């Protein structure tokens, strides 16, 4: 620091996802040790049991229990028992202090909270510290205890006795409090000092008698708390208005204290867009996590604050509470009960069950730290310190080290050679951490107590007491722990995830869109580096992965740091409020701003530097930092505020011209329609073509007259005006704005503008008019598969007017407004100025409106002084697609609807610009037997052949639009043969190796269909060695064993090779350069030309390659060479046959060469390329034909030619054999043959080829047979001989238009040939038979010249078996105007939502399944407002006739009275509860609505191309 993912590729936009860090975590697999931390995030749900707050006998009365002493009694002499509070002590009790701390939790709380900074002249503070002053006297009660009583219990009642540091009273009292007066300061109620008056205290205990601990009043401090102020602290405006104690005042009450805190009265205020009120959520902070930072998230452990303690309310006590382990009441729940009543509150520590993905021991100790009480000893302390438990986190350590190649065994892979695990192991040599054992063994502990010493204070004192310093003794839960030493021995200690890309790491097997994986993209349909396993590898390591959450990456909310023409995004337009921003100069102030200083910013944490545990984690100390806030001082540039001033911004005034600017009224002509009349006759109208429709009742056409409504041709123009919407005949009236010129006036008066107000096309709505034309709806006619459309004929709302609504739009320049600045060129509208040869014009300036372009900007397209450039100001808006501009709610509207505006759910995209292709019922140019023009066919018949289908035991397999179908197959009777049935074989029919035997080989029997099985006989070779007995070996044969053979079994979608097709179409590319961010472009486009990317010219291109052409073969002309088997002109011979001599001239043969190149001439063309014509020439513009097939496409074809990976079979899917099948046959199609006849058939005669083949062959003559053929065997290994006759043709004859003398199918009979064998299933011959068929529907094929058509000939295969295939020659045409159309193709261009590329993409309804959501009669619940009822406990107030110790009075006393207090009652307030009525949120809800999603459902074809009606 980035990466993956939209595309064929690209750039940009944009979302999703990943790599990092973190965690109070959980889950999965695994797990050795230690240290330090951490551990119910869920039910603030419920809790059994134990413990968590007591202590003081030096406050008190006392004595239940314990111990001791004394006394009495008893005694088994150990002791027992009773008494005495006498002692140590102490249950219960009175009293004091504590219990308000410590500990827990986070429910509530959005401000009565927290944080930061301030204030209190408005406050309190027990214990503590320092100071001042005191501590005199008197009295009454009451628990405990005793007695009686009630009750199950809890507990309570009555009577009696008693103490205090309990309570009460009196006295005294400073600097306390109050009142009065004065002074000083401050000035907002105050503070300080002085004087006078009034009011208010106390408690004692212990003592060695010294004192000490207390107590009272008071001041100050410290500590702790309380109140107030400012600022800051989440989401929601689909919460916009809230508020009656409400806001303020006066007075009073209340409080420690201010205050509507409370009350009475008075006033009518207070808060709010800088977000009141309401709703939701939440304890806040220091900090923690992340981040470069700014930020974002978070608030567990530790620290500070707050709140709470079963739920709600209330107060009491107290310095402090409205009180976690106190009280009262109400409620819910649990428990006890004798049913009458009672008891309880773990959000203390453990623990339990429950919830949950999930969170520990009912442990030890007060040794340390801290707290309470106490004079102290000490007691208490689940605070705390320790231990236990959990890899929950962080940190450290170990599981060994060295050596060791035969690279062991084994695993895995393999191209079978090997590679790898791998120095890894074993082996050898070592070490000893941790764990284990044995032994030793700290620190944590001393300021405490006791006891010495020294010094000091007090004191008469060397007692004592107190203080300081210093020795000693005592005290350790952890724990015999840390640590140390020794012993033993590599011994006890490694896993987890991943390995397609991102992202480090690859192979095999299994599986076969199954099982599964997956964070995103995506893997899996028989060769999966993506699933599962294995081997190997990578990463981390006592852990590793997964999941959840969070920050980052994300500049993806953009303050730092984004955008809005087309990607999401400028409000439809204006006016204007608040607000924001604002021209020049001067002076002042000092709020912002800047500087300096002071205070604060707890500790911990982070950071830095030291130090301590062996290191680290962890801990200790010090520093720094804590961006902040407050105060003081200073500065005055900038902003702000105040004052003064200026004119350039803005405005006013005067003059002038332009304009479809607006509103109102009037007028005009053309045209349509309608009405009346005339002329006139059969049609008109309409369309692609028609029809509906109008017309003989007289239309259309035409002429005249009239009515009515609407709109204003030409002018008219990227002309004008307006803010936008919008505005168009002419005239008049009223009226707005802009512009030019003048430069007189005002003096910043400005810009923008949330809300607000107004304007606002069309359609639509209301009321009333109007209605010619047009025209939704509707009707009819057409079209169509349908046609609720497009087309036609009609036609109503509406369109028009008036008034009132609506408030939207692709309201668009898809571009908010304002100001300033930044090259030009060229039009045009309205003004002004200057010049002028003024009839034309030129220059210049201001305002508007267009085009082209520089810089710059932009993703690109493009924009470019009318910015999308450069800046400033203000407003609006955007944050992935779908759901959705939808639902709900609010507001507006008569309605239609508008506006504001979500979520669930779902997807990994959606969208922009540009690129290359492909495509278009887009365009241009151009080719091709593509059409057209012709000739002949196919499609109809019969047959042949192939295919489909069907059948079958099998009808083997493949080929399937063009580019399968007389194709693989150049030839299925057996064989072939792969198929079927049956019979057989198992190292095999074939290859290599090994062992045994035998030469090989020959003859032959039996079973059998054969294969095969089983016998018998003969025969002994060759090479080498030899001891001459024999042994070894090669070829071959037989047997055996295992490695292996074999497979036409599968996969052509794993492949090679070969082939088809586009297409013999003219294309396909590269290097360098240039252009572009890039994909790419250029070159290759353009102008000509060509069969051609052929050539020429031009050009940011210049060259080059594969293709084209040429080179090759063949054919057409000539020459040279050669002359047999070929030839014969001339000569000779002849049996008349080039037969012979002879010749090589000719033909021919086959080798070489020539020839043709637009070379020459004319014209056209750019003087080019080239085209047209001509000459010459055998041939002329590629002479004809062939071979030759660019980059690529079709996962085209072939695993059955061959080869080959993988898979499969192995007594069978291999091999052998016999028979059958591939030849089937209701049908369908393709390709052919033969025909349908007279341009013909038949008969007879007669002529002319080329190219081939032939020794397992061709086979002559001759003879036989009607013939197929047979006999025969000459000749020929071929320019020699043979196949061999060519046929059509030509010359004659015949047939006479007929199912025929056409046609030959079919069938019968008889033969021939091949072959082991023609039944299934060959070919041929002869005789007989003589079918369909009379030129073929829709449709469709071939061919442009030696071609089509037509005629025969040959060859391959082959024993035989062509109508097929491959060749050959003969005869030998017609037509092409032309490129509109069909098909295919090439180039350029255009559009595109296509890229599997139009056989593309894609929309909506319907049907089915699932999901979430809305509506809904209602129903259930939560929260809450309001009115009323009700009213526990309790404070306060009133009453207090009943009750009462202290004080006062009377009384000798008893007693009485008073003050005061209390019970009780009443009143205010008020919790729970109740009744009624609202608000709001949520659950359920028959039914209903749309939405989303879902490989192969239905209907259509809306959109993307002019998408077939532009959208």
């Nucleotide at each position: 620091a980035g990466a993956g993912u939209u595309u064929g590729a690209u750039c940009a936009u944009g979302g999703c996802u990943c790599a990092g860090g973190a965690c109070u975590a959980a889950c999965g697999c695994u797990g050795g040790c230690g240290g330090c931390g951490u551990g119910u995030c869920u039910u603030a749900g419920a809790c059994a049991u134990g413990c968590a707050a007591g202590u003081c006998g030096a406050a008190c009365g006392g004595c239940a229990g314990c111990a001791g002493a004394c006394c009495g009694c008893c005694u088994u002499c150990g002791g027992g028992u009773g008494g005495u509070g006498c002692u140590g002590g102490c249950g219960a009790g009175u009293g004091g202090c504590g219990a308000a701390c410590g500990g827990g939790u986070g429910a509530g709380u959005a401000a009565u909270a927290c944080a930061a900074a301030g204030g209190g002249a408005a406050c309190u503070u027990g214990c503590c510290u320092c100071g001042g002053a005191g501590u005199g006297g008197a009295g009454c009660a009451u628990a405990a205890c005793c007695c009686c009583g009630a009750g199950a219990a809890a507990u309570c009642g009555g009577g009696g006795c008693u103490a205090a540091u309990u309570c009460u009273c009196c006295a005294u009292a400073u600097a306390a409090u109050c009142c009065u007066g004065a002074u000083a300061c401050a000035c907002a109620a105050g503070u300080a000092u002085c004087a006078g008056g009034a009011u208010g205290a106390a408690a004692g205990g212990c003592u060695u008698c010294g004192g000490u601990c207390g107590c009272u009043c008071u001041g100050a401090g410290a500590u702790a708390g309380u109140c107030c102020u400012u600022u800051g602290u989440c989401c929601u405006a689909u919460c916009a208005g809230c508020u009656a104690g409400u806001u303020g005042g006066u007075g009073a009450g209340g409080u420690a204290a201010u205050g509507g805190c409370u009350c009475a009265c008075c006033a009518a205020g207070g808060c709010u867009a800088c977000g009141a009120c309401g709703g939701g959520u939440a304890g806040c902070c220091g900090g923690c996590c992340u981040g470069a930072g700014a930020g974002g998230g978070u608030g567990g452990u530790c620290g500070g604050c707050c709140a709470c303690a079963c739920u709600g309310g209330c107060a009491c006590u107290g310095a402090g509470a409205c009180a976690c382990g106190g009280g009262c009441c109400a409620g819910a729940c649990u428990c006890c009960u004798a049913c009458g009543g009672g008891a309880g509150g773990c959000a203390g520590c453990a623990g339990u069950g429950g919830g949950g993905a999930a969170u520990a021991u009912u442990g030890g100790g007060c040794a340390a730290u801290g707290g309470g009480c106490g004079c102290a000893a000490g007691c208490c302390u689940g605070a705390c310190c320790c231990a236990g438990u959990a890899a929950c986190g962080c940190c450290c350590c170990g599981u060994g080290g060295g050596u060791g190649a035969u690279g062991a065994a084994g695993g895995c892979c393999u191209u079978c050679g090997g590679g790898u695990c791998g120095u890894a192991a074993a082996g050898c040599c070592c070490u000893g951490u941790c764990a284990g054992g044995u032994g030793g063994g700290a620190a944590g502990a001393a300021u405490a107590u006791c006891u010495g010493a020294u010094g000091g204070g007090u004191a008469a004192a060397u007692a004592g007491c107190c203080c300081a310093u210093u020795g000693g003794a005592u005290u350790g839960a952890c724990g015999g722990u840390a640590c140390c030493a020794c012993c033993a021995g590599a011994g006890g200690a490694a896993g987890c995830a991943c390995c397609g890309g991102c992202u480090a790491a690859c192979u095999c097997c299994g599986u076969g869109c199954c099982a599964g994986c997956a964070g995103c993209c995506g893997c899996g349909g028989u060769a999966a580096u993506a699933c599962g396993g294995a081997g190997g590898g990578u990463g981390c390591g006592a852990g590793c992965g997964u999941u959840a959450c969070u920050c980052g990456g994300a500049a993806u909310u953009a303050c730092u740091g984004g955008g809005c023409g087309u990607a999401a995004a400028g409000g439809g337009c204006g006016c204007g409020u608040a607000g924001g921003c604002g021209g020049g100069a001067a002076g002042g102030c000092a709020a912002g701003u800047u500087g300096a200083g002071c205070g604060u910013g707890u500790a911990a944490g982070c950071c830095u530097g030291a130090g301590g545990c062996u290191c680290a984690a962890c801990c200790u100390c010090a520093g720094a930092a804590u961006g902040g806030c407050g105060c003081u001082c200073a500065a005055a540039a900038c902003u702000g505020c105040c004052u003064u001033u200026c004119u350039u911004g803005a405005g006013u005034c005067c003059c002038g011209g332009a304009g479809a600017g607006g509103c109102c009224g009037g007028c005009g002509g053309a045209a349509u329609u309608c009405c009346c009349g005339g002329u006139g006759u059969a049609g008109g109208g309409g369309u692609g073509a028609a029809a509906u429709c109008c017309g003989u009742a007289g239309a259309u056409a035409u002429c005249g007259g009239g009515a009515g409504g609407a709109a204003c041709a030409c002018c008219g123009g990227u002309g004008g005006c307006g803010a936008a919407g919008g505005c168009g005949g002419c005239c008049g009236g009223c009226u707005g704005g802009a512009c030019g010129g003048g430069u007189a006036c005002u003096g910043a008066c400005g810009c923008u503008g949330a809300g607000g107000c107004g304007c606002g096309a069309a359609a639509g709505c209301g009321u009333g008019g109007g209605g010619a034309g047009c025209a939704a709806a509707c009707a009819g006619g057409a079209u169509u598969a349908g046609a609720u459309a497009c087309c036609c004929u009609g036609g109503u709302a509406g369109u028009c007017c008036a008034c009132g609504c609506c408030g939207u739009a692709a309201a668009c320049g898809a571009u908010g407004a304002g100001c300033a600045c930044u090259a030009g060129g060229u039009g045009u509208g309205g003004g002004g100025g200057a010049g002028g040869u003024u009839a034309u014009c030129u220059c210049u300036u201001c305002c508007g409106u267009g085009c082209c372009g520089a810089a710059g900007c932009u993703a690109a397209c493009g924009c470019a002084u009318u910015a999308a450039g450069u800046g400033c100001u203000c407003c609006g808006c955007c944050u992935g697609g779908g759901g959705a501009g939808u639902a709900c709610g609010g507001c507006c509207g008569c309605a239609a609807g508008g506006u504001u505006a979500a979520a669930a759910c779902u997807c990994a995209a959606g969208g922009g610009a540009a690129u290359u292709g492909a495509c278009g019922g887009g365009g241009g140019c151009c080719c091709g037997c593509a059409c057209a023009a012709g000739c002949g066919g196919u499609g109809g018949a019969g047959c042949a052949u192939g295919u489909g289908g069907u059948u079958u035991a099998a009808u083997u397999c493949g080929a399937u639009g063009c580019u399968a179908c007389g194709c693989g197959a150049a030839g299925a009777a057996u064989c072939u043969u792969a198929c079927c049935u049956g019979g057989g074989c198992u190292u095999g029919a074939c290859a290599u190796c090994c062992c045994c035997g035998g030469a090989a080989c020959c003859c032959u029997g039996c079973c059998g269909a054969a294969a095969g099985g089983u016998g018998a006989g003969g025969g002994u070779g060759c090479u080498c060695c030899u001891u001459c007995g024999g042994g070894a070996g090669a070829a071959c044969c037989g047997g055996g064993u295992g490695a292996c053979a074999g497979g036409u079994g599968c996969u052509g979608c794993a492949u090679g090779g070969c082939u088809g097709u586009c297409g013999u179409c003219a294309g396909c590319u590269c290097g360098u350069g240039u252009c572009g961010u890039g994909a790419g472009a250029u070159g290759u486009u353009g102008g000509g030309u060509u069969a051609a990317g052929u050539c020429c010219c031009g050009c940011a291109a210049c060259g080059a390659g594969c293709g084209c052409a040429a080179c090759c073969c063949u054919u057409g002309c000539c020459c040279u060479u050669a002359g047999u088997u070929g030839c014969c002109a001339g000569c000779g011979g002849u049996u008349c046959g080039g037969c012979c001599g002879g010749g090589c001239a000719c033909u021919c043969u086959a080798a070489g060469g020539g020839g043709a190149c637009u070379g020459c001439c004319g014209g056209c063309g750019a003087u080019a390329a080239g085209c047209c014509g001509g000459a010459g020439g055998a041939a002329g513009g590629u002479g004809g034909g062939g071979a030759u097939g660019a980059c690529g496409u079709c996962a085209a074809g072939u695993c059955a030619u061959c080869a080959u990976g993988g898979c499969c079979c192995u007594u069978a899917u291999g091999c052998c054999c016999a028979g059958g099948g591939c030849u089937a046959c209701a049908c369908a199609c393709g390709u052919g043959c033969u025909a349908c006849a007279a341009u013909g058939g038949c008969u007879g005669g007669u002529a002319c080829a080329a190219a081939g083949g032939g020794u397992c062959g061709c086979g002559a003559a001759a003879c036989c047979g009607c013939g197929a053929g047979g006999u025969g065997g000459a000749g020929c290994u071929a320019a020699u001989c043979c196949c061999a006759a060519a046929a059509a043709g030509c010359c004659a004859g015949u047939c006479c238009c007929a199912g025929u003398u056409c046609g030959g199918a079919u069938c019968g009979a008889a033969g021939g040939c091949u072959g082991u064998a023609a039944c299934u299933c060959g070919c041929c011959u002869u005789c007989g038979u003589g079918a369909a068929g009379g030129c073929g529907g829709a449709a469709u094929c071939g061919c442009u010249a030696g071609u089509a058509a037509u005629g025969g000939c040959g060859g391959a295969u082959c024993a035989g078996a062509a109508u097929g295939c491959c060749g050959c020659c003969g005869u030998g045409a017609a037509u092409a105007c032309g490129u509109u159309c069909c098909c295919g193709g090439g180039c350029c261009u255009u559009g595109u939502a296509c890229a599997c590329a139009c056989c593309g993409c894609c929309c909506g309804u319907c049907a089915c399944a699932c999901c979430a959501c809305g509506a809904a009669a209602g129903u259930c619940g939560g929260c809450u407002g309001u009115a009323c009822c009700a009213g526990a406990a309790g404070u306060c107030g009133c009453u207090g006739g009943c009750c009462c110790a202290a004080c006062u009075c009377c009384g000798c006393a008893a007693g009485g009275a008073g003050a005061g207090g209390g019970a009780a009652g009443c009143g205010c307030c008020c919790a729970a509860g109740g009744u009624g009525u609202g608000g709001u949120c949520g659950g359920c809800g028959a039914u209903u609505g749309g939405g989303g999603u879902g490989a192969a459902g239905u209907c259509g074809u809306a959109a993307c191309a002019a998408g077939g009606u532009a959208a």
This is a predicted structure of a 1511-nucleotide RNA (small-subunit ribosomal RNA) from an uncultured bacterium. The sequence is in RNAcentral, with records from ENA and SILVA. Its mean pLDDT, the model's own confidence on a scale to 100, is 86. Rfam family: Bacterial small subunit ribosomal RNA. Its family is annotated with ribosome and structural constituent of ribosome in the Gene Ontology.